A computed fold for a 95-nucleotide RNA from Candidatus Roseilinea mizusawaensis, annotated as SAM riboswitch aptamer (S box leader). Model confidence (mean pLDDT): 81 of 100.
[in-house]
RNA sequence: CUCUUAUCCAGAGAGGCGGAGGGACCGGCCCGAUGAAGCCUCGGCAACCUGAAUCCAAGGUGCCAAUUCCGGCAGUAAUCACUGGAAGAUGAGAG
Numbered sequence: 001c002u003c004u005u006a007u008c009c010a011g012a013g014a015g016g017c018g019g020a021g022g023g024a025c026c027g028g029c030c031c032g033a034u035g036a037a038g039c040c041u042c043g044g045c046a047a048c049c050u051g052a053a054u055c056c057a058a059g060g061u062g063c064c065a066a067u068u069c070c071g072g073c074a075g076u077a078a079u080c081a082c083u084g085g086a087a088g089a090u091g092a093g094a095g
Base pairs, nucleotide, nucleotide: 001095002094003093004092005091006090007089008088013042014041015040016039017038021031022030023029025072026071027070028069043064044063045062048060049059050058068087073084074083075082076081
């Protein structure tokens, strides 16, 4: 990187360095000098995998603004909205 599969309306942040971007893409709408990204430390959430007779502990990942922030394609409906899909993210497995 590709494929298969499961999940995605719940939950969980402080400090230090840093110094203008970030929320995948496009549009919107937001977050950001009362400090973005990134890195480090500590903490937390969660329960996919390992573990165990079961539940824990412990470990491997993941995550800690907003539903995956909302939409994008199709159908229903025609204001709002609903359903499915695509795309994306993460885990596990395979190549």
The model forms 94% of the base pairs in the Rfam consensus.
The source organism's lineage runs through Bacteria, Bacillati, Candidatus Thermofontia, Candidatus Thermofonsia Clade 3 and Candidatus Roseilinea.
It was read from a public genome assembly, where an Rfam model found it.